[in-house]
Molecule: SAM riboswitch aptamer (S box leader)
Organism: Pontibacter oryzae
RNA sequence: GAUUUAUAGACGAAGAGGCGAGAGAACAGGCUCCCUGACCCUCUGGCAACCAUCCGUUUCGGAAAGGUGCCACAUCCUGCCCAACUAAGGGAAAAUAUAAAUA
Repeated sequence: GAUUUAUAGACGAAGAGGCGAGAGAACAGGCUCCCUGACCCUCUGGCAACCAUCCGUUUCGGAAAGGUGCCACAUCCUGCCCAACUAAGGGAAAAUAUAAAUA
């Protein structure tokens, strides 16, 4: 990388150092972050609870030293269908991300 299954809720969780111009996956339209240094990398810290482990009153709940993941914005929003402009809601699919399993 491929396949299958599950999850994606306006929940949660940042400091330091390095780098130096774009960044929020891709396309389009919007919106937003960014030289007062974003994005990314490293360290430390934290969040969460998918797997493993442990505990209990065991279809469930709790813990958090392990394996991952995550720590601007709803997966940042929209794209199709219905409703609607006196509105800004509802539903579906795809893509993507993460976890577990399989060959």